[in-house]
RNA sequence: AGAGUCGUCCAGACAAUCGCCGUAGCCCGAGAGGUUGCGGAGGAAAGUCCGGGCUCCAUCGGACAGGGUGCCAGGUAACGCCUGGAGGGCGCGAGCCCAUGGACAGUGCCACAGAAAAUAAACCGCCUACGCGCCGUUCGGCGCCGGUAAGGGUGAAAAGGUGCGGUAAGAGCGCACCGCGCGGGUGGCAACACGCCGCGGCACGGUAAACCCCACCCGGAGCAAGACCAAAUAGGGGAACGCGCCGCCUGCGGGCGGCACCGCCGGUCCCGAGCGGGUUCCCGGGUAGGUUGCUUGAGGCGGCCGGUGACGGUCGUCCCAGAUGAAUGAUUGUCCUCGACAGAACCCGGCUUACGGAGGGCUCUUGCC
RNA sequence: GCCCCCGUCGUCUAGAGGCCCAGGACGCCACCCUUUCAAGGUGGAAAUCGCGGGUUCGAAUCCCGCCGGGGGCACCA
Numbered sequence: 001a002g003a004g005u006c007g008u009c010c011a012g013a014c015a016a017u018c019g020c021c022g023u024a025g026c027c028c029g030a031g032a033g034g035u036u037g038c039g040g041a042g043g044a045a046a047g048u049c050c051g052g053g054c055u056c057c058a059u060c061g062g063a064c065a066g067g068g069u070g071c072c073a074g075g076u077a078a079c080g081c082c083u084g085g086a087g088g089g090c091g092c093g094a095g096c097c098c099a100u101g102g103a104c105a106g107u108g109c110c111a112c113a114g115a116a117a118a119u120a121a122a123c124c125g126c127c128u129a130c131g132c133g134c135c136g137u138u139c140g141g142c143g144c145c146g147g148u149a150a151g152g153g154u155g156a157a158a159a160g161g162u163g164c165g166g167u168a169a170g171a172g173c174g175c176a177c178c179g180c181g182c183g184g185g186u187g188g189c190a191a192c193a194c195g196c197c198g199c200g201g202c203a204c205g206g207u208a209a210a211c212c213c214c215a216c217c218c219g220g221a222g223c224a225a226g227a228c229c230a231a232a233u234a235g236g237g238g239a240a241c242g243c244g245c246c247g248c249c250u251g252c253g254g255g256c257g258g259c260a261c262c263g264c265c266g267g268u269c270c271c272g273a274g275c276g277g278g279u280u281c282c283c284g285g286g287u288a289g290g291u292u293g294c295u296u297g298a299g300g301c302g303g304c305c306g307g308u309g310a311c312g313g314u315c316g317u318c319c320c321a322g323a324u325g326a327a328u329g330a331u332u333g334u335c336c337u338c339g340a341c342a343g344a345a346c347c348c349g350g351c352u353u354a355c356g357g358a359g360g361g362c363u364c365u366u367g368c369c
Numbered sequence: 370g371c372c373c374c375c376g377u378c379g380u381c382u383a384g385a386g387g388c389c390c391a392g393g394a395c396g397c398c399a400c401c402c403u404u405u406c407a408a409g410g411u412g413g414a415a416a417u418c419g420c421g422g423g424u425u426c427g428a429a430u431c432c433c434g435c436c437g438g439g440g441g442c443a444c445c446a
Base pairs, nucleotide, nucleotide: 001365002364003363004362005361006360008358009357010356012335013334014333015332016331017330018329020040021039022038023037024036025035026034027033042341046352047351049350050349051348052347053346054222055221056220057219059273060272061271062270063268064267066218067217068216069215070214071085072084073083074082075081086100087098088097089096090095101213102212106211107210108207109206110205123152124151125148126147127146131144132143133142134141135140160178161177162176163175164174165173179202180200181199182198183197184196185194186193187192226292227291228290229289236283237282238281239280240279241278244259245258246257247256248255249254261277262276263275264274285445286444287443299318300317301316302315303314304313305312306311336339370442371441372440373439374438375437376436379395380394381393382392387426397413398412399411400410401409419435420434421433422432423431
C1' cells in the first nucleotide's frame, strides 16, 4: 500500500429572531391570559418477529387438545436473546456459520434411472471347483444346476477402506493397519475427548423444517387493556338457552335453606372443588367530550470489587419527551468534511431489517528500511 | 396504536413434496368457416409461483426473514 475480519464511537456545529408541547415559579382585571426559568425523538423511534412488566377476563387446579423450544454449562425478570465451552462445516489466516435430542418405540416416504432403494439385489462382466448330461483318447469344450457384490453401468444414496493371504472366481472368508459398535478406565460439573484397556468381523442407508417419541416451557386478550366524570336517547325490538320444585320466615317488596338446571377458566359434550342466578348474539338508537392509566425506570453516568465472559454487587451522582389532529419547526447569518436511514404514542429486554461517516485491534499478500 | 388475512399467465383460479421447466376458464394472436362481422372449430403465445435464504437427492408446496396489498378493533344505554 492492497485485500479482509471483528469491536467501539458520532449522527452537521454555533448565534439571533419568531413560534409549538410540557413543567415549576411569579404577575394580573382571577378568564381565556402575561412573563421568567428548565426540558423537548432514535440507533434503529421501523417490522410487530420473540420475551417480560402492567391491566382486565364472573375461578382455581388437573387431564386432553394445541403451540413453541431442542448439544452442554452459565447469565437474566424472561426469552427463540447473550456469554463461555463441545462437536461438525467454510476459510491460507484473523475469523465466520450450524433448528446440533432420538432413525435398534412404531408408521410413512425415497420420483426418474437402475438388475436391485432396505426383509438387499445377478443386467453386463468374472468363475464353472463340486453335481448332472453331451462331445472328446487325455488335457479340454458346450449346456444345465449354480457360485460371485472384487470390476462396469444407474442413481442424491448400492450395505466399511487399503494391503496381503486365500479361492474355481470371489467375498471380513482369514490377518495387519485405519474406521465403526459395545463395555470399562482416565480427564471434565456436563456436552464430550483420549496414540488407555478389553470384546465384536462389522450387525442397524437417508429423511423427524414427515407423522411421531423424549425432555422442558406456555391460560387468553391487549393501553382502542382498564378506572372515573359528564352529555345524549326509542333505557326500544328480535333470537337462542335458562327462568323448576320443596320447606321455613316475613314488615308481603322479599329473604334463607335443600334438591335439580344453567352459566363462569375468551380451546374442550372432560374431571374435581368453588362462585354466580340470568347470559350471549343480532337489528335499531345516542355521544365522537374530559380526567386518569402516563412515565422514577429490570433508569442513565462515573468509580471500586467479584467473574475468562455475558453479568452481578456496592458507593456516589443525575432526573432526561409525554403529545391526543397529535409539539420539537421556520427564517437569517457564519463555518465545515455540505449532512444517510429515518419521527416517540403504556413501558422495558432482545432479534431482524434500512442506513451515512470516523477511528481502532487483528489477519493475509506485496514492496521498502 | 393493536389484531387478523392474502400474494400463482393480462384477469379469475387449480395445486398441498417428484406424475408440474406449473393445469383450466375468460381475454389475446394466427389460421379455417362466411360475401363480411359475430358465433363456431383448430393451433399458439403468455407465470424468475411477491423477493431472499435454509431443510431435502428434489420446494409453488415445509421452515425463517423481508416486501406489497386488504380487513377489523371507540364509548353509552

The prediction has a mean pLDDT of 79. Two RNAs folded together computationally: RNase P RNA and transfer RNA, 446 nucleotides in total. It holds a member of the Rfam family "Bacterial RNase P class A". The family's RNA type in Rfam is ribozyme. From the family's description: Ribonuclease P (RNase P) is a ubiquitous endoribonuclease, found in archaea, bacteria and eukarya as well as chloroplasts and mitochondria.